[in-house]
The part of an RNA shown here (small-subunit ribosomal RNA, central domain) has 350 nucleotides and comes from an uncultured organism.
Context: one part of a larger RNA
RNA sequence: CUGGGCGUAAAGGGUGCGUAGGCGGCAGGGUAAGUCAGAUGUGAAAGCCCGGGGCUCAACCCCGGAACUGCAUCCGAUACUGCCUUGCUAGAGGAUUGGAGAGGAGACUGGAAUUCACGGUGUAGCAGUGAAAUGCGUAGAUAUCGUGAGGAAGGCCAAAUGCGAAGGCAGGUCUCUGGACAACUCCUGACGCUGAGGCACGAAGGCCAGGGGAGCGAAAAGGAUUAGAUACCCUUGUAGUCCUGGCAGUAAACGGUGUGCGCUUGGUGUGGGGGGAUUCGACCCCCUCCGUGCCGGAGCUAACGCGUUAAGCGCACCGCCUGGGGAGUACGGCCGCAAGGCUAAAACUC
Numbered sequence: 001c002u003g004g005g006c007g008u009a010a011a012g013g014g015u016g017c018g019u020a021g022g023c024g025g026c027a028g029g030g031u032a033a034g035u036c037a038g039a040u041g042u043g044a045a046a047g048c049c050c051g052g053g054g055c056u057c058a059a060c061c062c063c064g065g066a067a068c069u070g071c072a073u074c075c076g077a078u079a080c081u082g083c084c085u086u087g088c089u090a091g092a093g094g095a096u097u098g099g100a101g102a103g104g105a106g107a108c109u110g111g112a113a114u115u116c117a118c119g120g121u122g123u124a125g126c127a128g129u130g131a132a133a134u135g136c137g138u139a140g141a142u143a144u145c146g147u148g149a150g151g152a153a154g155g156c157c158a159a160a161u162g163c164g165a166a167g168g169c170a171g172g173u174c175u176c177u178g179g180a181c182a183a184c185u186c187c188u189g190a191c192g193c194u195g196a197g198g199c200a201c202g203a204a205g206g207c208c209a210g211g212g213g214a215g216c217g218a219a220a221a222g223g224a225u226u227a228g229a230u231a232c233c234c235u236u237g238u239a240g241u242c243c244u245g246g247c248a249g250u251a252a253a254c255g256g257u258g259u260g261c262g263c264u265u266g267g268u269g270u271g272g273g274g275g276g277a278u279u280c281g282a283c284c285c286c287c288u289c290c291g292u293g294c295c296g297g298a299g300c301u302a303a304c305g306c307g308u309u310a311a312g313c314g315c316a317c318c319g320c321c322u323g324g325g326g327a328g329u330a331c332g333g334c335c336g337c338a339a340g341g342c343u344a345a346a347a348c349u350c
Base pairs, nucleotide, nucleotide: 004321005320006319007304008303012318014201015200016199017198021194022193023192025088026087027086028085029084030083031082033081034080035077036076038074039073040072041071042070049065050064051063052062053061054060091191092188093187094186095185096183097182098181103177104176105175106174107173108172109171115149116148117147118146119145120144121143125136126135162169163168206247207246208245209244210243211242215241216240220236221235222234223233258317259316260315261314262313263312266295267294268293269292270291271290272289273288274287275286276285299306300305323350324349325348332343333342334341335340
């Protein structure tokens, strides 16, 4: 150096885009750098190894051989790799047509409900709990009807659904906009895969500034419970939750399963598209592509289980692991307004 691993034992980066790098389809020609063969030179001696010899043996010493796996030059080989060049279309991409979708952004807008305000009716309770009390109510509450204000969330549809790289996305309409998929031909001609750094996105909570504030509700206060009760229960309630701009950058960011490509028995649902057959039309039936579930074969696995959406069989590239605690901590560095984040030990101990 090689050799082991990462669903649950330690271990997949939260996700994407992409730089360097690594790797890279089919065919022809050239070159001969890598690669391979031969030759020559060199690779000091000693030592190691082999053979022989000398001190009575050995250590030690002497002689010979081999080795010195390397380097350089020359002459060759051309399958593979590289480089140059010509071409190809199976990878990749583009054009055309089409339908599906809670994909994203902005603007506008509707209804139910809660709360509040005002007015009407109306009278003694309401609320709350295991039971209560705090609380609200004769200054007229609760209930009920009408009018108005305001904020937030989206009932039914709704699903084993769909979309998105992930986080995530759900009333309606319009505008702008990303991606995926299918069908049919046509076009480009390897333009590809991965991706250290880097950049961007990134739930909730948090921070800064300005707005907003109905309901809910950390903190706080009160009432209970209790031996106590800094809780669980109750009544209030501030930040926050919402909007705009900026910061932060974490998570059980989970499928606890990195990305891409190829290969490998099946059955049964479901979402989207296309085709066929049949029919008045549809349902049903058959074929096919993409997605998403369940069950299982071989195989794999420590087992559980996975099983064409692999955890099977292979290739390429990245990330990560190396006993438990100390510790995702200290120190240092970078980032941040802060909170803190990222990177990341050791002593000691079992």